Annotation: A computed fold for a 71-nucleotide RNA from a Candidatus Colwellbacteria bacterium, annotated as transfer RNA.
[in-house]
RNA sequence: GGGGCUAUAGUUCAAUGGUAGAACGACGGUCUCCAAAACCGUUAAUCAGGGUUCAAAUCCUUGUGGCCCCG
Numbered sequence: 001g002g003g004g005c006u007a008u009a010g011u012u013c014a015a016u017g018g019u020a021g022a023a024c025g026a027c028g029g030u031c032u033c034c035a036a037a038a039c040c041g042u043u044a045a046u047c048a049g050g051g052u053u054c055a056a057a058u059c060c061u062u063g064u065g066g067c068c069c070c071g
Base pairs, nucleotide, nucleotide: 001070002069003068004067005066006065007064010024011023012022013021018054025043026042027041028040029039030038047063048062049061050060051059
């Protein structure tokens, strides 16, 4: 220098263009003499800009970060 993959909650991952979910975590509660476990509830996210579309996490494009390949 060229090419490819990837970015969603604190973490690990889902999500046919049509209401962004789960598990773990954190916090609160029930239970217990206390704690753990279990159960119930709460918390919190689409990397950034632009475009297409009635509608974009999803498609296109540019950039940024990470990983890989070629030179």
It was read from a public genome assembly. Lineage of the source: Bacteria > Bacteria candidate phyla > Candidatus Colwelliibacteriota. Rfam family: tRNA. Model confidence (mean pLDDT): 85 of 100.